Context: one part of a larger RNA
RNA sequence: UUGGGCCUAAAGCGUUCGUAGCCGGACCGGCAAAUCUUUUGUGAAAUCGUUGGGCUCAACUUAACGACGAGCAGGAGACACUACAGGUCUUGGGACUGGGAGGGGCUAGAGGUAUGCUUGGGGGAGCAGUAAAAUGCUAUAAUCCCUUGUAGACCACCUGUGGCGAAGGCGUCUAGCCAGAACAGAUCCGACGGUGAGGAACGAAAGCUAGGGGAGCAAUCCGGAUUAGAUACCCGAGUAGUCCUAGCAGUAAACGCUGCGAGCCAGGUGUUGCACAUUCUUUGGGAAUGUGCAGUGUCGAAACGAAGGUGCUAAGCUCGCCGCCUGGGGAGUACGGUCGCAAGACUGAAACUU
Numbered sequence: 001u002u003g004g005g006c007c008u009a010a011a012g013c014g015u016u017c018g019u020a021g022c023c024g025g026a027c028c029g030g031c032a033a034a035u036c037u038u039u040u041g042u043g044a045a046a047u048c049g050u051u052g053g054g055c056u057c058a059a060c061u062u063a064a065c066g067a068c069g070a071g072c073a074g075g076a077g078a079c080a081c082u083a084c085a086g087g088u089c090u091u092g093g094g095a096c097u098g099g100g101a102g103g104g105g106c107u108a109g110a111g112g113u114a115u116g117c118u119u120g121g122g123g124g125a126g127c128a129g130u131a132a133a134a135u136g137c138u139a140u141a142a143u144c145c146c147u148u149g150u151a152g153a154c155c156a157c158c159u160g161u162g163g164c165g166a167a168g169g170c171g172u173c174u175a176g177c178c179a180g181a182a183c184a185g186a187u188c189c190g191a192c193g194g195u196g197a198g199g200a201a202c203g204a205a206a207g208c209u210a211g212g213g214g215a216g217c218a219a220u221c222c223g224g225a226u227u228a229g230a231u232a233c234c235c236g237a238g239u240a241g242u243c244c245u246a247g248c249a250g251u252a253a254a255c256g257c258u259g260c261g262a263g264c265c266a267g268g269u270g271u272u273g274c275a276c277a278u279u280c281u282u283u284g285g286g287a288a289u290g291u292g293c294a295g296u297g298u299c300g301a302a303a304c305g306a307a308g309g310u311g312c313u314a315a316g317c318u319c320g321c322c323g324c325c326u327g328g329g330g331a332g333u334a335c336g337g338u339c340g341c342a343a344g345a346c347u348g349a350a351a352c353u354u
Stems, first nucleotide, its partner, number of pairs: 004325003007308002012322001014202004021195003025089004030084001033082001035078008048066007092192001093189003096185003104178007111155002115151003120146003126137002163170002207248006216242002222236003259321006267299014303310002327354003336347004
């Protein structure tokens, strides 16, 4: 210099915001940094070409002339793209207005069934559990039925490849507060944008600190079984924990195993939201059909792919920016560093082996 990949072979940071950087819509004229053209200077010698000369020839060597030539510096010119400064625009982006959708978030209040415990009454021998049993509970009256009160957790049906959220995640009802998205608009600003090394914030479960709470469930632990054994699977108990408040931790098969943004590229068929049109209507915030936009599924042309498959929600065709990969093991280990109360997290080798 030419020249790869990351759904499943190694490889997309858990997610978002955002600093530097990189990249950036349409039009107009300007400038001429960059770019291009031309010219001048410089551009060692050797090398190369031509013609002579010298070694008996040649290779070699020597003289003259010619050729070569990047870069740098100076002059003149060109202006499509890029940069720069100026002006204009509306399609990207943002704002505003309107009526709708939503388990989006936070706080407070209210409710519901079940469960455990409890009050009083009934009742009187079993209950519970299993493949079968036993441990266990029960005459200090259990299990069971009616009834009173209380506690904590949870939120059946509706529930739907349905909705919302950046992801983690979010599901009883009511109220208040906060935020986001979609649609519609004869509204406004006018490139204000994209990505994002560092950085910051959020981040399931388990875990940790302090203080509460503790019904059910239940790691550890203890019994009973099973078994050759049984540190298990099954059964009976049961502690941390699970719940709340304030902090820490920062990881998951944090998965669509698929980074974000933009443009382009056949369709068919569901479904959710908004808008519009037509028809129906019990006139309801109603229904059906069609169209547009936005989301979410499914089938599939082209194309892609090693295939499975993907296929306008791309893994197709292109552009911008970031992250990551380079045989298996050793190893996400050691050492060092940063963070953490700790557990540990992040960063992250080598010898050796194959």